Molecule: Glycine riboswitch aptamer
Organism: Thermocrispum agreste DSM 44070
């Protein structure tokens, strides 16, 4: 000098399922109860696999669960692209 791995940031793309009933509200929206769904924040559980000589820890989905958290819009969204920061293995 380069710059893995990991994290963050800014743009952009980004899926599901009722703007249901009923109450409370002047309207929009919003709250509180029902009942009926969705999973791609986040939790949780299992497990191909990873790791070890073997076992045990450990790590591990976009698969399950649906606690949370969503079911017009707006917002949020795993993941992906580009761009930049921060830390630095390794050359």
């Nucleotide at each position: 000098u380069u710059g893995a791995c990991c994290c963050g940031u800014g743009c952009g793309g980004g899926a599901g399922a009722g703007u249901c009933c009923g109450a409370g509200u002047a309207c929009c929206g919003c709250u509180c109860g029902g009942c009926g769904c969705c999973g791609a924040a986040g939790g949780a559980g299992c497990a191909a696999c990873c790791u070890c000589u073997c076992c045990c820890c450990g790590g591990a989905a976009c698969c399950u669960c649906u606690c949370a958290g969503g079911c017009a819009c707006c917002a949020g969204g795993a993941c992906c692209g580009c761009a930049c920061g921060g830390u630095g293995a390794g050359a």